A computed fold for an 84-nucleotide RNA from a Nitrosomonadales bacterium, annotated as c-di-GMP-I riboswitch aptamer.
Rfam family: c-di-GMP-I riboswitch aptamer. Rfam describes the family as follows. GEMM was predicted in a large-scale screen for bacterial structured RNA regulatory elements.
Lineage of the source: Bacteria > Pseudomonadati > Pseudomonadota > Betaproteobacteria > Nitrosomonadales.
The model forms 95% of the base pairs in the Rfam consensus.
RNA sequence: AAAACGAAAAGGCUAACUUGCUAAAAAGCAAGGGCGCAAAGUUUCCGGCCUAAAGGGUAAACCUAUGGCGGCGGGACUGCCGAA
Numbered sequence: 001a002a003a004a005c006g007a008a009a010a011g012g013c014u015a016a017c018u019u020g021c022u023a024a025a026a027a028g029c030a031a032g033g034g035c036g037c038a039a040a041g042u043u044u045c046c047g048g049c050c051u052a053a054a055g056g057g058u059a060a061a062c063c064u065a066u067g068g069c070g071g072c073g074g075g076a077c078u079g080c081c082g083a084a
Base pairs, nucleotide, nucleotide: 005082006081012037013036017032018031019030020029021028022027035071041077042076043075045074046073047072048069049068050067055063056062
């Protein structure tokens, strides 16, 4: 120094829930909150999941992502600290 690994310390992120705003919804953003996280940083490339406005359907049912989830898994890219 690199890979692997995850003790300590510093710093970081923030689930449920509450309030407000946005959205058709899923959900997102802000504040509070704190279950947890060593990639809980970024990215829909692959799989999975959620929603179904518009569209399809005579209509109900139902189908459908061009809408989402990276705190569902994999891949890609990037990154703090340094005990055993």